The RNA shown here (transfer RNA) has 73 nucleotides and comes from candidate division WWE3 bacterium UBA1379. Model confidence (mean pLDDT): 82 of 100. It matches the Rfam family "tRNA". About the family: Transfer RNA (tRNA) molecules are approximately 80 nucleotides in length. It is annotated as a transfer RNA.

């Protein structure tokens, strides 16, 4: 310096067809058990790297830009 791919709760990830941001684990209560482990039930917790644009609506489209990976020069 140029082409490509990843970025989404504490963590791994789905959502890629524009139309309520979801699932497992993890955390917190409750309950059952003497306790613990486990099981069930409810609960918190992200506005989708960052910043425009386009739509009635964008996690998704389009344009900068950052971070990390990979090719080539």
């Nucleotide at each position: 310096c140029g082409g490509g791919g990843u970025g989404u709760g504490g963590c791994g990830c789905a959502g890629u067809u524009g139309a309520u941001a979801g699932c497992g684990c993890g955390c917190c209560g409750c309950u059952a058990u003497g306790g613990g482990g486990u099981a069930g039930c409810g609960g918190a917790g992200g506005u989708c790297g960052c910043a425009g644009g386009u739509u009635u609506a964008a996690g998704u489209c389009c344009u900068g830009u950052c971070a990390c990976c990979c090719c080539g020069a």